Model confidence (mean pLDDT): 77 of 100.
Predicted 3D model of RNase P RNA and transfer RNA as a complex of 467 nucleotides.
Rfam match: Bacterial RNase P class A. By type it is a ribozyme.
RNA sequence: CGAGUCAGCCAGGUGGUCGCGGCGGGGGCAUUGCCCACGUCGAGGAACGUCCGGACUCCGCAGGGCAGGGUGGUUGUUAACGGCAACCCGGGGUGACCCGCGGGACAGUGCCACAGAAAACAGACCGCCCACUUCAUGUGGGUAAGGGUGAAACGGUGGUGUAAGAGACCACCAGCGUCCUCGGUGACGGGGACGGCUAGGUAAACCCCACCCGGAGCAAGGUCAAGAGGAACCCUCGGGUUCUGCGCGAGCGUUCGAGGACUGCCCGUCCGAGCUCGCGGGUAGACCGCUGGAGCGUGUCGGCGACGGCAUGCCUAGAUGGAUGGCCACCGGCCGGGGCAAUGCGGUAACGCGCCCCGGCAACAGGAUCCGGCGUACCGGCUGACUCGUCCG
RNA sequence: GCGGACGUAGCGCAGCUGGUAGCGCGUCACCUUGCCAAGGUGAAGGUCGCGGGUUCGAACCCCGUCGUCCGCUC
Numbered sequence: 001c002g003a004g005u006c007a008g009c010c011a012g013g014u015g016g017u018c019g020c021g022g023c024g025g026g027g028g029c030a031u032u033g034c035c036c037a038c039g040u041c042g043a044g045g046a047a048c049g050u051c052c053g054g055a056c057u058c059c060g061c062a063g064g065g066c067a068g069g070g071u072g073g074u075u076g077u078u079a080a081c082g083g084c085a086a087c088c089c090g091g092g093g094u095g096a097c098c099c100g101c102g103g104g105a106c107a108g109u110g111c112c113a114c115a116g117a118a119a120a121c122a123g124a125c126c127g128c129c130c131a132c133u134u135c136a137u138g139u140g141g142g143u144a145a146g147g148g149u150g151a152a153a154c155g156g157u158g159g160u161g162u163a164a165g166a167g168a169c170c171a172c173c174a175g176c177g178u179c180c181u182c183g184g185u186g187a188c189g190g191g192g193a194c195g196g197c198u199a200g201g202u203a204a205a206c207c208c209c210a211c212c213c214g215g216a217g218c219a220a221g222g223u224c225a226a227g228a229g230g231a232a233c234c235c236u237c238g239g240g241u242u243c244u245g246c247g248c249g250a251g252c253g254u255u256c257g258a259g260g261a262c263u264g265c266c267c268g269u270c271c272g273a274g275c276u277c278g279c280g281g282g283u284a285g286a287c288c289g290c291u292g293g294a295g296c297g298u299g300u301c302g303g304c305g306a307c308g309g310c311a312u313g314c315c316u317a318g319a320u321g322g323a324u325g326g327c328c329a330c331c332g333g334c335c336g337g338g339g340c341a342a343u344g345c346g347g348u349a350a351c352g353c354g355c356c357c358c359g360g361c362a363a364c365a366g367g368a369u370c371c372g373g374c375g376u377a378c379c380g381g382c383u384g385a386c387u388c389g390u391c392c393g
Numbered sequence: 394g395c396g397g398a399c400g401u402a403g404c405g406c407a408g409c410u411g412g413u414a415g416c417g418c419g420u421c422a423c424c425u426u427g428c429c430a431a432g433g434u435g436a437a438g439g440u441c442g443c444g445g446g447u448u449c450g451a452a453c454c455c456c457g458u459c460g461u462c463c464g465c466u467c
Base pairs, nucleotide, nucleotide: 001389002388003387004386005385006384007383008382009381010380012331013330014329015328016327017326018325020042021041022040023039024038026036027035028034029033044364048375049374051373052372053371054370055369056217057216058215059214063267064266065265066264068213069212070211071210072209073087074086075085076084077083088102089100090099091098092097103208104207108206109205110202111201112200125147126146127143128142129141130140131139132138155173156172157171158170159169160168174198176195177194178193179192180191181190182189183188221288222287223286224285229244230243231242232241233240234239246280247279248278249277250276251275252274259271260270261269262268281467282466295314296313297312298311299310300309301308302307333361334360335359336358337357338356339355340354344353345352346351394465395464396463397462398461399460400459403418404417405416406415412449420436421435422434423433424432442458443457444456445455446454
């Protein structure tokens, strides 16, 4: 210098002007609301998707059995997780490094299209060998060594052996199981002995094993106001007051128990007078929940790390027809075009380097109870560590 | 905001214990008719929303993503 790998950070800045939401104290109108000016605060790395996990709230604190759902190497981490970290195993890359829903296929069942003789009990299409018989044809038997098919064909190479062959036997290699031993918390790895000679794939098919799981969700939940309608009372028949809180129709049901809670079924326990469907009507208000929290920054200690402990500093949106924006100027950034500077400057060398003018571009996207993750979208820019290659000293 | 369904031909739908995707209407051509409609014969038309994975093989199984639709109050 070229090509890459990993990690982290930023997401234009300043000023002016017009405008928006919350809060604070002040003033004015004026009667508990509106307006005015001032101060202060005012979206993100993903606020997004809503895919997981929690906090919080309510339900009757949620029992037993069977189903159902989720997770799936090991050890840690955490409030919790399907997240994260380190390691193991397998795969990819020359390498830095990356990827893996990564338990079990000798518990059982299912499936493996087409092709092929045969797709998992083994099995004979061609070929090879033997016999019937003499050449051929044919029949019977042996043979998985050779051919061909397929994603996949029942260990590989060499030899012995044989009618031809075959782990039938032998040597080496690959792989499997059992036992012993060493290292490691463990997944697992190294070594040794013995065994039978070889056992296909698929569990993101059923299933088995281990562990985990009560339901609903801030439109949770609570307070107040208003109201459709109904009932009762007063009454001067105009209306008023109080209580309740929608009406009508059909079906089922009220101790012969509808319906409902413990996610589904059964048992069990309990609530229980309404429930389901259709048609119509009313309200679409205010407040609490509502933002200070597993919070953020810095330093230090423990740990390989995820993370945790301690100290110190900071306060950082709470809207609800949903507030952060528009315009201008200057300075930056990137891209394109043109001009100037080159007999140039820096460096031992490889090699590196600018100034002015014009035009354009600036992404993805936005809170809605709050956190921890994951996933996805994104104009570009910066920093650090490392790898491979080429060249120079 | 929260919860729940669905994407297959131009339109409406099938297809599921994974094996190379069909049906109806529509479109086009021909026959029939003096002409049209109806009818008959034939043909075309599909990245199974998109991307990745499991598998020999995916519309189907798994993950991610995009789009559409539905429900919520007394």